This is a predicted structure of a 73-nucleotide RNA (transfer RNA) from Trichonephila clavata. It matches the Rfam family "tRNA". Rfam classes the family as a transfer RNA. The organism belongs to Trichonephila, within Eukaryota.
RNA sequence: GUCCCUGUAGUGCAGUGGAUGGCGCGUUGGACUUCUAAUUCAAAGAGCGUGGGUUCGGAUCCCACCUGGGAUG
Repeated sequence: GUCCCUGUAGUGCAGUGGAUGGCGCGUUGGACUUCUAAUUCAAAGAGCGUGGGUUCGGAUCCCACCUGGGAUG
């Protein structure tokens, strides 16, 4: 240089064009307990790497760029 993959809550992941972006772990609060742990109930927390395009509608499709990883020379 060329090509491929990746990017979504603190963290690990799901979400192949349609309603309010979900799940586990974690965090916070309550219940239970003498206390802690375990168990259980609830809550908070991201607008999807950035910009543009297509579309009535984009996390999802297209283009460029960026991040991380890989292949090749």
The prediction has a mean pLDDT of 80. RNAcentral holds the sequence, with entries from ENA and Rfam.